A computed fold for a 384-nucleotide RNA from a Syntrophomonadaceae bacterium, annotated as Bacterial RNase P class A. The organism belongs to Syntrophomonadaceae, within Bacteria. The coordinates come from a structure-prediction model, not an experiment, and the mean pLDDT is 75. Of the family's consensus pairs, 96% are formed in the model. It was read from a public genome assembly, where an Rfam model found it. Rfam family: Bacterial RNase P class A. The family's RNA type in Rfam is ribozyme.
RNA sequence: UAAGUAAGUCAGAUAGUCGCAGAUAUUUUAAGCAUCGGAAAAAACUGUGAAGCAGUUCUACCGUUGGGUUAUAUCUGAGGAAAGUCGGAGCUCCAUAGGGCAGGGUGCUGGAUAACGUCCAGUGGGGGUGACCCCAAGGCAAGUGCCACAGAAACAAACCGCCCGGCUACCAUAGCCAGGUAAGGGUGGAACGGCGAGGUAAGAGCUCACCAGCGUUCAGGCGACUGAACGGCUAGGUAAACCCCACCCGGAGCAAGACCAAAUAGAGAAACAUUGAAGUGGCCCGCUUCGUUUCCGGGUUAGGUCGCUAGAGGUAUCAGGUAACUGGUAUCCCAGAUAGAUGACUAUCAAAUACAGAACUCCGCUUAUAGAUUUGCUUGCUUU
Numbered sequence: 001u002a003a004g005u006a007a008g009u010c011a012g013a014u015a016g017u018c019g020c021a022g023a024u025a026u027u028u029u030a031a032g033c034a035u036c037g038g039a040a041a042a043a044a045c046u047g048u049g050a051a052g053c054a055g056u057u058c059u060a061c062c063g064u065u066g067g068g069u070u071a072u073a074u075c076u077g078a079g080g081a082a083a084g085u086c087g088g089a090g091c092u093c094c095a096u097a098g099g100g101c102a103g104g105g106u107g108c109u110g111g112a113u114a115a116c117g118u119c120c121a122g123u124g125g126g127g128g129u130g131a132c133c134c135c136a137a138g139g140c141a142a143g144u145g146c147c148a149c150a151g152a153a154a155c156a157a158a159c160c161g162c163c164c165g166g167c168u169a170c171c172a173u174a175g176c177c178a179g180g181u182a183a184g185g186g187u188g189g190a191a192c193g194g195c196g197a198g199g200u201a202a203g204a205g206c207u208c209a210c211c212a213g214c215g216u217u218c219a220g221g222c223g224a225c226u227g228a229a230c231g232g233c234u235a236g237g238u239a240a241a242c243c244c245c246a247c248c249c250g251g252a253g254c255a256a257g258a259c260c261a262a263a264u265a266g267a268g269a270a271a272c273a274u275u276g277a278a279g280u281g282g283c284c285c286g287c288u289u290c291g292u293u294u295c296c297g298g299g300u301u302a303g304g305u306c307g308c309u310a311g312a313g314g315u316a317u318c319a320g321g322u323a324a325c326u327g328g329u330a331u332c333c334c335a336g337a338u339a340g341a342u343g344a345c346u347a348u349c350a351a352a353u354a355c356a357g358a359a360c361u362c363c364g365c366u367u368a369u370a371g372a373u374u375u376g377c378u379u380g381c382u383u384u
Base pairs, nucleotide, nucleotide: 001380002379003378004377005376006375007374008373009372010371012349013348014347015346016345017344018343020077021076022075023074024073025072026071029068033066034065036063037062038061043057044056045055046054047053048052079355083366084365086364087363088362089361090360091253092252093251094250098285099284100283101282103249104248105247106246107245108122109121110120111119112118123137124135125134126133127132138244139243143242144241145238146237147236159185160184161181162180163179165177166176167175168174169173193211194210196208197207198206212234214231215230216229217228218227219226220225257306258305259304260303266296268295269294270293271292272291276290277289278288279287313332314331315330316329317328318327319326320325
């Protein structure tokens, strides 16, 4: 200096003017709302033999607090993916709630986590000169399937070929019969270990050396696995085929659900009825309840409040750990809308643009993405 690779940062900033939503504080408020306290006259009730008196209730009215309304000030105010709705949970309800089957998910080993199909580290395999990247990575001697076409043959076979014996012809040589063979050739993605030598009638792990696979033993490692020695000669591929094995899994979901206010119509019908019915995925058992379920008709149904944002939270720092992450200390509060809030203008800086707007929350994964910039490492070239 060029190319590559891994991990990040920003996603406009600052100041001012006007305009939105929320929180806090203060302020304003005629009528009217809620709570609490007081409360005349009249009326009602109680006590008394009557009047009268006393007590209670109700009400106009008065006051406190709250809500609503008005105004001012301060503070805060969309993302790295807010997207997809693919996974996992927190939370709510079924519900008092268990076991099994079917079904579903994951699949090398060890860790992390609230949990996960996520993440970290390693092992094995593949790609790359390399830094690095990728893997749907348990089991085919448990069983059942499939492997088109070509080819003799795809769990066992001989098309061409090679060798021995016999016959015919017979100069050479050719043909036929029977036997041996799987080293050579052909087909194919794959032909039942590979390659080299010896040996053989010709061949073959028949024998030997070196490899691969398989088995046994020893050593290292928590483990997946790795290394060594010995052995004998070899048991195709496919499980993102059915299946087997190991581990895990209630369901529905914030339009969950809770409360307040308001309104209303049930002489309604049918079925089953404790040996029954109902109970939030299916079936069975168990458990709970005692009436349950279905249909027809009616009221409310864009009423209000909560859920709704202080968290498996952020930031900084220390300790442990290779790391993911865990713990301690300090500090901060950072959207809560509900037809749905952040926009406009000016000035300066500037790369200022791409993908793109929360709706209960969080942890991941996947997808989209312009430009600027930081650091580590690898390779090439050049110079010293």